[in-house]
Context: one part of a larger RNA
RNA sequence: CUGGGCGUAAAGGGCGCGUAGGCGGGCUGAUAAGUUAGGCGUGAAAGAGGCAUUUUCAAGGUGCAAAUUGCGUUUAAAACUGUCGGUCUUGAGUGCAGGAGAGGGAAGCGGAAUUCCAAGUGUAGCGGUGAAAUGCGUAGAGAUUUGGAGGAACACCAGUGGCGAAGGCGGCUUUCUGGACUGUAACUGACGCUGAGGCGCGAAAGCGUGGGGAGCAAACAGGAUUAGAUACCCUGGUAGUCCACGCUGUAAACGAUGAAUGCUAGGUGUAGGAGGUAUCGACCCCUUCUGUGCCGGAGUAAACACAAUAAGCAUUCCGCCUGGGGAGUACGGCCGCAAGGUUGAAACUC
Numbered sequence: 001c002u003g004g005g006c007g008u009a010a011a012g013g014g015c016g017c018g019u020a021g022g023c024g025g026g027c028u029g030a031u032a033a034g035u036u037a038g039g040c041g042u043g044a045a046a047g048a049g050g051c052a053u054u055u056u057c058a059a060g061g062u063g064c065a066a067a068u069u070g071c072g073u074u075u076a077a078a079a080c081u082g083u084c085g086g087u088c089u090u091g092a093g094u095g096c097a098g099g100a101g102a103g104g105g106a107a108g109c110g111g112a113a114u115u116c117c118a119a120g121u122g123u124a125g126c127g128g129u130g131a132a133a134u135g136c137g138u139a140g141a142g143a144u145u146u147g148g149a150g151g152a153a154c155a156c157c158a159g160u161g162g163c164g165a166a167g168g169c170g171g172c173u174u175u176c177u178g179g180a181c182u183g184u185a186a187c188u189g190a191c192g193c194u195g196a197g198g199c200g201c202g203a204a205a206g207c208g209u210g211g212g213g214a215g216c217a218a219a220c221a222g223g224a225u226u227a228g229a230u231a232c233c234c235u236g237g238u239a240g241u242c243c244a245c246g247c248u249g250u251a252a253a254c255g256a257u258g259a260a261u262g263c264u265a266g267g268u269g270u271a272g273g274a275g276g277u278a279u280c281g282a283c284c285c286c287u288u289c290u291g292u293g294c295c296g297g298a299g300u301a302a303a304c305a306c307a308a309u310a311a312g313c314a315u316u317c318c319g320c321c322u323g324g325g326g327a328g329u330a331c332g333g334c335c336g337c338a339a340g341g342u343u344g345a346a347a348c349u350c
Base pairs, nucleotide, nucleotide: 004321005320006319007304008303012318014201015200016199017198021194022193023192025088026087027086028085029084030083031082033081034080035077036076037075038074039073040072041071042070050064051063052062053061054060091191092188093187094186095184096183097182098181103177104176105175106174107173108172109171110154115149116148117147118146119145120144121143125136126135162169163168206247207246208245209244210243211242215241216240220236221235222234223233258317259316260315261314262313263312266295267294268293269292270291271290272289273288274287275286276285299306300305323350324349325348332343333342334341335340
């Protein structure tokens, strides 16, 4: 490279916003760029392929038509695509009326617990383990009571519950603020989908400056274990973990499943709405929308399984894959304070 693929075999970008580009709803008029048909011009000859002929045959020679699938020009067609104009409301958005939520930022507050400090009571142990020892304690520990300090995290509620694009988000209050959902159908009238580059967000660890430091705890020290034990266990313990600002930009960043739209049996739980029925009312019951789970039919699949939250049936756009190792390495570029990140080979080998 393709009439192939990407949950687990190689392969979905960590996630969003969005530029170019690609693709794009119903009706109608015009146009004729794409498209389709015809004409004309050109597409040299030779060669190749076809037919005929020539030499008895063959190679070879000669002739004829065809082909040269193209380009230009002209005439015509108007379904589809495009372009221009008009129009519509179902896609999209706005308005109005509602309720739900650990969505985000900032400030303040609260209680339980650990540790430390002071004081009281009190006396010989405490702690730790498989067993011990290091360690702490007669300079009074541990236990217990009261008071105080400080930091970090928020038991129960709590739920395959909720919210967020993802990372992620959980005590309470106030304030600022984003999104989604339901109902209505007042408004706009295709304003849409995707998205190379680009920009932004992005757990933990790590880095810079300045704070903070209770608990935990890489490194480190000691005690054990062991043949050894640079470990697992124990006693300590520094970075770090926390805050502010800045950087880093990676994860099994996972649903190992890109985004959007439409279509395709059901059953059952749960969260947030709406409508109906019923009732004095609340339940109950039925219908419907959105989310989140389980089971399951067709279909799909190598199997496992997926199955309206598709891995089914289709369309659009992006990303990615092409045997294992070498290697996510080397070199170069770009980014970074560094650590490193990103892009990303080859020789060789099986």